[in-house]
Overview: The part of an RNA shown here (small-subunit ribosomal RNA, 5' domain) has 545 nucleotides and comes from a metagenome. The RNAcentral record of the full RNA draws on SILVA.

Context: one part of a larger RNA
Formats: sequence, structure tokens, C1' cells
RNA sequence: GAACGAACGCUGGCGGCGUGCCUAACACAUGCAAGUCGAGCGCGAAAGCUGCCUUCGGGUGGUUAGUAGAGCGGCGCACGGGUGAGUAACACGUGGGUAAUCUGCCUCCAGGUCUGGGAUAACCCAGGGAAACUUGGGCUAAUACCGGAUAAGACCACAAUAUAUAGGUGUUGUGGGAAAAGCAGGGGACCUCUUCGGAGGCCUUGCGCCAGGAGAUGAGCCCGCGGCCCAUCAGCUUGUUGGUAGGGUAACGGCCUACCAAGGCUAGGACGGGUAGCUGGUCUGAGAGGAUGAUCAGCCACACUGGAACUGAGACACGGUCCAGACUCCUACGGGAGGCAGCAGUGGGGAAUAUUGCGCAAUGGGCGAAAGCCUGACGCAGCAACGCCGCGUGAGUGAUGAAGGUCUUCGGAUCGUAAAGCUCUGUCAGCGGGAACGAGGGGCUGGCCAGCCAAUACCUGGUCAACUUGACGGUACCCGCAAAGGAAGCACCGGCUAACUCUGUGCCAGCAGCCGCGGUAAGACAGAGGGUGCAAGCGUUGUUC
Repeated sequence: GAACGAACGCUGGCGGCGUGCCUAACACAUGCAAGUCGAGCGCGAAAGCUGCCUUCGGGUGGUUAGUAGAGCGGCGCACGGGUGAGUAACACGUGGGUAAUCUGCCUCCAGGUCUGGGAUAACCCAGGGAAACUUGGGCUAAUACCGGAUAAGACCACAAUAUAUAGGUGUUGUGGGAAAAGCAGGGGACCUCUUCGGAGGCCUUGCGCCAGGAGAUGAGCCCGCGGCCCAUCAGCUUGUUGGUAGGGUAACGGCCUACCAAGGCUAGGACGGGUAGCUGGUCUGAGAGGAUGAUCAGCCACACUGGAACUGAGACACGGUCCAGACUCCUACGGGAGGCAGCAGUGGGGAAUAUUGCGCAAUGGGCGAAAGCCUGACGCAGCAACGCCGCGUGAGUGAUGAAGGUCUUCGGAUCGUAAAGCUCUGUCAGCGGGAACGAGGGGCUGGCCAGCCAAUACCUGGUCAACUUGACGGUACCCGCAAAGGAAGCACCGGCUAACUCUGUGCCAGCAGCCGCGGUAAGACAGAGGGUGCAAGCGUUGUUC
């Protein structure tokens, strides 16, 4: 000199864009942060309004409404969001390998979707418990569950063959076991049933379902190389190193087990200890390098502490389950409930770090055919000079060089065109009026065209017109009004280092980054006048280069 997620002191007008618990991975009151689908399925209220009856207590019907609601089932909850405790490791970075692997939703290709069955929640009844919750009996549905059929292809076994060389790929043959689910819209004939309302078959469209191939995406595993300190850590190791056989996994492998052998690593630093999430980057520097890893982005790890598995395409799962522990809470003492390192917020710690805000309008995500619902992701607003950037605090003129202050050699000098006065301007703040972009789309109504189809139905797509959707926000921005009015401080002035005098003090009080000042004329202390430097900031402290 530069920099900072800064803090402290003095001061403080406005705006834009960013940033904001670095400490206790300390403990947490309260609210919200993951749901959705009735076009998978069976049930199904009440208040209110209203009709009838009434012994005036009430009963019953309609509507509310197939709504609310819970339940079965599907998909999601493994994303998004937080934190950095642990980790010196294939954790990360980079480059490869997988002939050792998996991949829901999505895209493309080609095939199928036949036929049966038994349950169970909800509900009803009865019971246990203070509660959390739970037991028994009875009824019922499905895209829930379980059989049978079929099997191109896929899988497994065996055999043959070609090619290849880790167990790969192709062809042929034989044998084996394994699939499926429906729902919604429309329809002229024809058929079945019919309570004559209709239901089903059939045709057709869309969404699903099953098995397979390919892709895309995501993930698992393996390897080369790279990036901290201590040798005052020198030897370490028994599943240890390798083999055989088996188990296990999506998959290789001591990953695990049995047996066999005695190996394996190490001064090019094993083992041990300390510290630490890694990277793109960030800061500094001419560079080389050094330091660092907030915000943003990628990867990893964790979710009160430790352990475990279940479900699932994917977890050993932050707002899931089980066990143990510590802590907190409820209890009828028998037993139960909880996990903010999500967003706000509280206590505590600390030099120190914000609102218990608004909205799903946009972007993105989950579910859904869609309308839509959910979304503390996100978009905004609030607080803080915490940072960067921009703007303002007026402009011109004005010499009796006013008054006043300070200094003085008492002549004067200086503050100083500075002020006053005069003439203007109107940024910002204030008041009034107008007023956005961000909105693309979706829905509904009407018209036209095209695709599909037996079809002028339906459905899908395109197009035109009208209506409808904004948290921010009556905000940005624009116009007008009034008015110099409301808006300057901080540090320093001995040398380094830009800037000097007076008074007070008298080795005192004090200053100080280094050298050093102060003991009676102190340019170094304190105050004043003047000056210098920065400026809505200026200094100090801390840290890095």
C1' cells in the first nucleotide's frame, strides 16, 4: 500500500447492488418448512336452510353433498433447504477403467394385456387404557394381494460351433421356471341381459399395466498422478499378505467364513500424534509465490449421541422405524412424548451478525388427464454505513478586505470572497397528481383449419376475437408545487510524513508505530487559532499478502 462475512470510538443526508452467528455440531417455547391424485377403490357426515308430523321434549324427509372427512391404493417424501462435527481418506481434483455393475420417472423400437380366487382397512358391534394407543367378533372394494394359461424375446442349465481372451460376443439345439390392471371420453348398425330407466359386449380415442431391445440421465466400484505439520512418532501388521472352496452383493474383492501357506508395508517416511471438509475460486503480488476456502457453483460428510436394519429404482433415510444413552416434557406412577446444523424467533456464549414479515405474480420442484393443490426452494419487503458504487449538503457575484477570533515587532498580518448583501438553480429529502416492465401462459365462450376415426361424436393440435391472472406496489418512473430552505465530519500537523504558532503545564499530568518528547519560552503533553489529508465517513484494533 492492498484486502476483510469484521469489531470498537467519534460522526451520520439519500439511492442502487450485494452481504450479514467466523463463538456453543450449546439448549430450544411457538408458528410454518411435503404433499398430491375421486379419471385406481369402498364408505360417507354435520351446522345452516326448508317441508311434514308433534305429547312442544322431539321425530322424520329434502337440500347442504356424493361435499367435508378419515381409510385402502399409486406416485413423491433419497429432490429442494441447513451445517462442517467427523474425515489426511480414492474424501476431493484431474485423467482413465468397468470383459465386475444398477438405473423409477423420460424418449425411440417392437410384442402382449387371457382366465380365476381368497382376503382386509374404512364401517358396525363389544372390550382394555389416564393418555399414547390397542384387542376381539362381523361386513365390503380395488390399478391392493394370490393362483392358472400363454412366452416372441429375456433369464438359467447343458451340448455343439465361430470369434475373442478375466467370467466377453454371435449362431444352433434340448430342457426348465417366471408376466400383466384397469380407468376415462365418444359412438351408427349388430348381439346379450333388462325392473324398459339402463348395463354390458362390439368399434374408436386417450392415459395406464406386463415382458424385451436401444438411448438419455443418475449412481456404485476400481486404478495412475496431485495437494498439511511433527522423526523430540522408527519400526508396523494376524483377516494381517496370498491361495483354494463357499457365502454375500446390482457388482469385483478378506467384503465375510472354513482350510492351507507365511506373507504384506516401511527412511522415496510405514505406524503413531497434531491440525483440517476438498475444489472451481478469493485476497495479495510485476510475476514466481504466499495466505485462504464467507457469499455463488461442483463433490463429500453429518442430522440430539452411538448402533441397526426395513421399505424402495434409489436411503441404512434432517422434519421415517427399531434398540441403547444423555437431556427435556406429560402421567391416574402402570406408562408415554420429543429432537430448528429448514425459515423466522428465544435463552446462552461472544468484541460481534437481522423480521416470530408478504406472496406463490415470476422461475423451479412434487402430485394430477386437467383445472388446480402444496412449496420459509424461490421472488420480494423489513433491520444494519457491513462492503462496493453513484449523488447531494448549493451556483454566480460580492472589499468599508465589516464585525469577531487568533497572532503581532502594535505598523499590521491572518481566518477571507469566506460571511452579510444581490442575482439564480432545483439533484436528494418534503407535498400533490399520473403510473409501469416483469404476463409468457392457463381457463372459459364463440368461430375457422388440420390430425385421428366407420363417424359431421369425442379427443388432440394450430389460429382469431372477447373476458380473466402482480406479492413487490400506488413501488420504480414521469409531471407539477414550494423552498437555500432539512443534510459534515473524523484523524493528523518533531522526523519517517503533507501540515505551525500562542497559552497552560513543569521528568508532573501526559504522548508514543519506531526513533523518542516532558526537569520554566515544549512546533512531540493539554487547549485555542491556523493548516494538512480523507470525506458520509474518518480513525483504532485484529488478520493476510